[in-house]
Description: Model confidence (mean pLDDT): 79 of 100. A computed fold for a 124-nucleotide RNA from uncultured Acutalibacter sp., annotated as SAM riboswitch aptamer (S box leader). NCBI's taxonomy places the organism under Bacteria, Bacillati, Clostridia, Acutalibacteraceae, Acutalibacter. The model forms 94% of the base pairs in the Rfam consensus. The RNAcentral record of the sequence draws on MGnify.
RNA sequence: CUUAUCAAGAGCGGCGGAGGGACAGGCCCUGUGAUGCCCGGCAACCUGUAGCGUCUUUUAUGAGCUGCAAGGUGCUAAUUCCUGCGGAUUCUGAGCUUCUUUGGGAGCUCACCCGAAAGAUGAG
Numbered sequence: 001c002u003u004a005u006c007a008a009g010a011g012c013g014g015c016g017g018a019g020g021g022a023c024a025g026g027c028c029c030u031g032u033g034a035u036g037c038c039c040g041g042c043a044a045c046c047u048g049u050a051g052c053g054u055c056u057u058u059u060a061u062g063a064g065c066u067g068c069a070a071g072g073u074g075c076u077a078a079u080u081c082c083u084g085c086g087g088a089u090u091c092u093g094a095g096c097u098u099c100u101u102u103g104g105g106a107g108c109u110c111a112c113c114c115g116a117a118a119g120a121u122g123a124g
Base pairs, nucleotide, nucleotide: 001124002123003122004121005120006119011039013038014037015036019029020028021027023084024083025082026081040076041075042074045072046071047070048068049067050066051065052064080118085115086114087113092111093110094109095108096107097106098105099104
């Protein structure tokens, strides 16, 4: 740099001692002991392996699907904790401004929705 995924899942264990959740703003976790390391676990991206199986004259290779989880990674608070940029929308909800013949009307913002960016991880 390219590409795929990021709504699920995972301990009341041991060591060790103060900080941590990428960045900023929030909001949180933490001595009822964080981050980290070990063990355990989760998952199934890659390798491996079992079954099915498209193409193929056939075989082989092998797209694809389903399983296992031995190996390589990864993950194991909160949706990638939320927002961070753009769009869409007034259907619904909330707030603000404004008009009003007080019934209601108009506008804006936010939530909700879609996408991007950034980040993380795998494979190349």